[in-house]
Lysine riboswitch aptamer from uncultured Enterocloster sp., 163 nucleotides, folded computationally.
The RNAcentral record of the sequence draws on MGnify.
Rfam family: Lysine riboswitch aptamer. Rfam describes the family as follows. Riboswitches are metabolite binding domains within certain messenger RNAs that serve as precision sensors for their corresponding targets.
RNA sequence: GUAGAGGUUGCGUUGAUCAUCAGUAUCAGUCCCGAUGUGUCAGGCACAGAAGACGGACUGGGAAAGGGAAAGACGCCGAAGGGGGAUGAUCCUGCAGUCAUUUGACCCUGGGGAUAUGGUGAAGAACCAUAUAACUGUCAUCCUCAAAAGGAUGGUGAGCUAC
Numbered sequence: 001g002u003a004g005a006g007g008u009u010g011c012g013u014u015g016a017u018c019a020u021c022a023g024u025a026u027c028a029g030u031c032c033c034g035a036u037g038u039g040u041c042a043g044g045c046a047c048a049g050a051a052g053a054c055g056g057a058c059u060g061g062g063a064a065a066g067g068g069a070a071a072g073a074c075g076c077c078g079a080a081g082g083g084g085g086a087u088g089a090u091c092c093u094g095c096a097g098u099c100a101u102u103u104g105a106c107c108c109u110g111g112g113g114a115u116a117u118g119g120u121g122a123a124g125a126a127c128c129a130u131a132u133a134a135c136u137g138u139c140a141u142c143c144u145c146a147a148a149a150g151g152a153u154g155g156u157g158a159g160c161u162a163c
Stems, first nucleotide, its partner, number of pairs: 001163004007077001010076005017069002026061007036048004040096001041094004080109004084103007110136002114132007137156007
């Protein structure tokens, strides 16, 4: 450098469909109340408001995004995820928050599941982080064995196997 292996659905992406989100947000009408409310947060600025803000009750309309699901397609085995950093967006400012893009070269994680805690979330879904005890792949050392297979301890992907 090339080609491969791990598997309680190995990892990620993807569009249609379905359920949930939710009778929620929100719109309209009637009534009550009576001065503040909105633009993520702070300061500013802007807009709306006694021609009734905000809030509440009733009636009639009524979503969407994110997240999820069996099967399919595509790309793969640091697949990928997280942290930190960089850039951009969010009315202006900001070592704030959120979102998007990007970064094996900076750091952590071999893999999937379970349990607990915390975070995001409408959520008893799902995802993320940490910890625990097992399982599993792989390598090293040792034991057993004719061999195959098995056992113990330890390490872990920039690794392992073949050329």